[in-house]
RNA sequence: CAACCAUCCAGAGCGGCCGAGUGACUUGGCACGAUGACGCCGCAGCAACCCCCUGGUCCCCGCGCUCCGGCGCGGCGAGCGGGCGAGGGUGCUACCGCCACGACCGAUGGAGG
Numbered sequence: 001c002a003a004c005c006a007u008c009c010a011g012a013g014c015g016g017c018c019g020a021g022u023g024a025c026u027u028g029g030c031a032c033g034a035u036g037a038c039g040c041c042g043c044a045g046c047a048a049c050c051c052c053c054u055g056g057u058c059c060c061c062g063c064g065c066u067c068c069g070g071c072g073c074g075g076c077g078a079g080c081g082g083g084c085g086a087g088g089g090u091g092c093u094a095c096c097g098c099c100a101c102g103a104c105c106g107a108u109g110g111a112g113g
Stems, first nucleotide, its partner, number of pairs: 001113001004110005013043005021032003025102001027100003044093003049089003053083002056080002059077001060075006097105001
C1' cells in the first nucleotide's frame, strides 16, 4: 500500500504543557471550547481483539480394549463456543463512528501478501 475477516448504541479521567479551533470527510443540524477545548506527555482506569491461562465440544492422530456397534486414555494437532482479566502486544477513556444523507467512507484488532 491494496485486498480479506471481526467489531464500532456497553464501559472507563485526573494532572502538566500548549493556545484556537474541535467532534475524520460533503451538506444540514447538534455539541465541546480562553472557567483553556483539540493535540502532546505522564499517571490512572476500561475492555477483552491477539498471546498466555482455564474448561467444553466436533474433527484428526496415536495407543489400548472390544460383544466389531463402539468405548477409554493421551496429544506445545486443528476448528468453534464459554470463562478469567493477574501478566504480555495493541486499542480505547464527551456526545451511538455526536446525529441524518452520501462515499471505492473511516477507525481498531486479527491473519496473511